Background: This is a predicted structure of a 74-nucleotide RNA (transfer RNA) from an uncultured Clostridia bacterium. Model confidence (mean pLDDT): 82 of 100. It was read from a public genome assembly. It matches the Rfam family "tRNA". The family's RNA type in Rfam is transfer RNA.
[in-house]
C1' cells in the first nucleotide's frame, strides 16, 4: 500500500431487531456498623456515547469521511 476490527464513567466492558431517564464490576466521596481500622451494608457524584456530516419524527446503535489504536497480507 490493500483488508479487517475496535474507539461508552478514573480502569475493565455490557448495552438483541433505532424510541424507555445510558449501565455493571473495581476505584473515589459521605453514611451506617466498629473502641478505631479493615470487611460488609446504603447512597452519591463521575458520560459531548472518539470527531464531523448525513438518512430518519427520532441514532451509542444505519450510512459516509476523519483522527487514534490493533491484527492479518503484500
Nucleotide at each position: 500500500g490493500g483488508c479487517a476490527g475496535c474507539a461508552u464513567a478514573g480502569c475493565u466492558c455490557a448495552g438483541g431487531u433505532g424510541g424507555c431517564u445510558a449501565g455493571a464490576g473495581c476505584g473515589c466521596a459521605a453514611g451506617a456498623u466498629u473502641c478505631a481500622u479493615a470487611c460488609u451494608c446504603u447512597u452519591g457524584a463521575g458520560g459531548u456515547c472518539a470527531c464531523u456530516g448525513g438518512u430518519u419524527c427520532g441514532a451509542u446503535c444505519c450510512c459516509a469521511g476523519u483522527u487514534g489504536c490493533u491484527g492479518c497480507u503484500a